SAM riboswitch aptamer (S box leader) from a pig gut metagenome, 111 nucleotides, folded computationally. The sequence is in RNAcentral, with records from MGnify.

[in-house]
RNA sequence: UCUUAUUAAGAGCGACGGAGGGAAUAGGCCCGAUGAAGUCCAGCAACUUAAAAGUACAUCUUUACUUUUAAAAGUGCCAAAUCCUACAGAUAAUUUAUCUGAAAGAUAAGA
Numbered sequence: 001u002c003u004u005a006u007u008a009a010g011a012g013c014g015a016c017g018g019a020g021g022g023a024a025u026a027g028g029c030c031c032g033a034u035g036a037a038g039u040c041c042a043g044c045a046a047c048u049u050a051a052a053a054g055u056a057c058a059u060c061u062u063u064a065c066u067u068u069u070a071a072a073a074g075u076g077c078c079a080a081a082u083c084c085u086a087c088a089g090a091u092a093a094u095u096u097a098u099c100u101g102a103a104a105g106a107u108a109a110g111a
Stems, first nucleotide, its partner, number of pairs: 001111007012041001014040003020031003025086004043077002047074002049070008082104001087101006
């Protein structure tokens, strides 16, 4: 860089730390001295992983999909939908609201 999947659920009243943070640009809206970022520990989840049941491919092996369970290891995550909007379309209404899709981003697995 490309492909596929997910992206409204979940997760501490802990220790150190000290003023910023919510990806980038712009606009908005928020979090933060009742302690931000960062580090450690705890935790969450179930992408990779394991087991069971079911379905499909004539049959077996295998494979794919669905459901349930588990959590040792590799990642990831731990305010607000990926905090919201930005592009296109639809509806209502009068320059705003709602909905759908795309784009961009994030994470995992593979190439």